[in-house]
RNA sequence: GGGUCCGUAGCCAAGUGGUAAGGCACUGGACUGCAACUCCAUGAGCACCGGUUCAAAUCCGGUCGGGCCCU
Numbered sequence: 001g002g003g004u005c006c007g008u009a010g011c012c013a014a015g016u017g018g019u020a021a022g023g024c025a026c027u028g029g030a031c032u033g034c035a036a037c038u039c040c041a042u043g044a045g046c047a048c049c050g051g052u053u054c055a056a057a058u059c060c061g062g063u064c065g066g067g068c069c070c071u
Stems, first nucleotide, its partner, number of pairs: 001070007010024003018054001027041004047063005
C1' cells in the first nucleotide's frame, strides 16, 4: 500500500429500513435487627462527517480506531 471483518450503556451483547432486546455492574426502593439473597425501578439514539429516503444503528461515500490476511 491492497483486501476483509468489526466499532451499539461502565462491561458483554442482540438488533440488517419503521420509536434500540437481554445479561452483569452502579444507583434508588421493597424485604431484613443490620446485612446477604430475592424482587421492583432507573439509564444509551448506535465511532465521526456527509448523502439517499416520508423514515437510517441498519443502505451509500469518506474519515478515525481495532483484528486478521496478502505484498

A computed fold for a 71-nucleotide RNA from an uncultured Bacilli bacterium, annotated as transfer RNA.
Its Rfam family is "tRNA". It is annotated as a transfer RNA. Rfam describes the family as follows. Transfer RNA (tRNA) molecules are approximately 80 nucleotides in length.